[in-house]
Molecule: Bacterial RNase P class A
Organism: Pelagibacteraceae bacterium AG-359-E06
This record gives sequence, C1' cells and structure tokens, in this order.
RNA sequence: CUAGUUGGUUGAACGGUGGCUUUCAUAUUUGAGAGAGGAAAGUCUGGGCUCCAUAGGAAUAAGUACCAGGUAACGCCUGGCAAGAGUGAUCUUAGGGAUAGUGCCACAGAAAAUAAACCGCCUAAUCAAGGCAAGGGUGAAAAGGUGAGGUAAGAGCUUACCGGUUUUUUAGUAAUAAAAAACGCAUGGAAAACCCUGCUUGGAGCAAGACCAAAUAGGGGUAGCGCGAUUGGUAUAACCAAUCAAUUUUCCUAAAAUAGCUGCCCGGGUUGGUUGCUUGAGCUACUCGGUGACGAGUGGCCUAGAUAAAUCAUCGUUUUAAAUGACAGAACCCAGCUUACAGACCAACUAGCAAU
Repeated sequence: CUAGUUGGUUGAACGGUGGCUUUCAUAUUUGAGAGAGGAAAGUCUGGGCUCCAUAGGAAUAAGUACCAGGUAACGCCUGGCAAGAGUGAUCUUAGGGAUAGUGCCACAGAAAAUAAACCGCCUAAUCAAGGCAAGGGUGAAAAGGUGAGGUAAGAGCUUACCGGUUUUUUAGUAAUAAAAAACGCAUGGAAAACCCUGCUUGGAGCAAGACCAAAUAGGGGUAGCGCGAUUGGUAUAACCAAUCAAUUUUCCUAAAAUAGCUGCCCGGGUUGGUUGCUUGAGCUACUCGGUGACGAGUGGCCUAGAUAAAUCAUCGUUUUAAAUGACAGAACCCAGCUUACAGACCAACUAGCAAU
C1' cells in the first nucleotide's frame, strides 16, 4: 500500500427569535426546567406489575437438549469442547438417543438392511454345475482403508500401519484430549420423520385493575337439567344443626360452596372523570475482583407521560464533509433476539507485495 475478518462510535452541537405540551414557582403579568430511537419497528422470547384460581398428584400440551458460568429470567449472553469450511484471522451447527419400537432411503442398480451376483475371476472345459465378493459398472450411500503374504481364484484368511470397540493411566470442575493394552471388530444413513429419555412450564392481560359521579327496567319470553334422604332441636309446618348422596376443574384425593344453573330471543341504561402513568432488576465516572459475560464499593444524575394524540419553524456559527435528504415516531415498564439503515469515523487481527 492492497485485499479480508471481527468489534465499535455517530447519524448532531451552541446561540437568538417565534410557536406547542408538561412540571414547579409567582398570583395573573410572567420566569425557570424538560420534551420521540438505536432500533421507538417485528409482536419472536423472558420477566416486573395487576386480577382470577383451594392444595397436592397424574395425564395432556408446549418448549428445550455438548460442558461450565452470568442473569430477575430466558429459547438470551460469556468462555470452552467437538464436527465441518477456510492459507489464515475467523465463521457455521435444530451439538442427548438409530440395540425400546414403527416408518422412510426416489430414480439408477443384480442387490438399499432378515439387503448380493449384471459384467467379470477360478475349477470344469461339450453342456451343466460349483466357488468368489478381491476388479469393473449403477448410485448420495454397496458387508472398513492401504501395502505385503496366502489362495484354484478370492476374502481380516494372516500380518503391519490406520480406523473401530472396550479397559486402564495422565491432564482438566466437566464436555473432552493424549498414551498404552486387548479384541478381527463395522448391522449404513437420517430423529429439521413419528418416537424415547433428561430438564422446565397455572390462566388472562393496562382495553389488567382500583375509585368517584350519573342513569335505567332488581325487565320480558322460551328450552333443558335440578330443587334429595336420615337424625335431632319441638307437638306439626316453617326454620336451624349434623350425617350421607349429588353438583361445581381434563382426571383422582382432600378442602370450600350449593338452590338454582346453562343456552337462545326481544328490550332498556351507561360510553363521563380521577388513577394505574413513570424513581427504575435505572443511567453514569472511578476503584477492586474476574479470561469474559458480569459482580461489589464509593460518588454524581433524574432524562416525554400525551389522551386522538404536543416534542416544531426560522436565522447565524461550529464540526472530517453534509445536514435532516438514511432506516424511521413514544402511548404499562424493563431485559434480550431478529430485521432496516444514505453518509462519516475508530480500533484490533490475518494474508500478500514493496522498502529498510
């Protein structure tokens, strides 16, 4: 200097004038402070918060899946291990189980898992028959690979080195890695097929919920199921208590409640106000611990809460250039992930070339 990989910053600041929303002060004049993002988007996850549900167990359903950590929690993040790609920096992984079971592997091919003979080799040599899975062909994949020996020709048939399985030792918290020994040892692939195994999981949602005010008709009709039994209080009815039965949740056990419940049709009133509503698992500087995510301590800061929707216009200056002309607008809140992004900039690492 060129090419690449990974991570990050910004996408405006200051001043004047005018306008809008809100808070505080003043007391009707006004003054001061604040005012849309890095993704506010997607509605994909996890929670905080509010209400409902009686507790436990089982089933169903959903999610997740190598190891160890972080976090309020997660399917997120960090660091490792393994497999694969790349010269490399790095990147990708829906990373447990195929001997619990079921199903699938099109076409081609002789044969695709209870899987084998098309060409070919050997014996025979007229035919027939027998042996082979070494060579060739088909295919994504064909009974482990290469060399040597052996054989009628061949084959882990034997052997050496790989590969595989099991055991032991060493290192590591672990996933795992390396070494040694033994054994001819392999019955393929795929579970992002069903499934099995381990772990986790109540439901609904700010239009949740709470309060105030006001009004109406505690409305009418219809169908189904049900309104049980015994004992005592007391002489009966009614009423009360107890026991049993029945009903109320996907099922079971316990608990609680029980004379009404469920469905359909017609009709009436309300649509107002306050709150929830922004001080938080908050942001930030420094120090300490940690490889890191992150944690702890000491200081500093308070940064929209509108209600049909305010957060703007203009002038001047600054900035490496330009200026809202990239992507794009808050509506309970937060932590992530994913997607979009004109322009400008920074750092580290890898490879190549050249010079010293």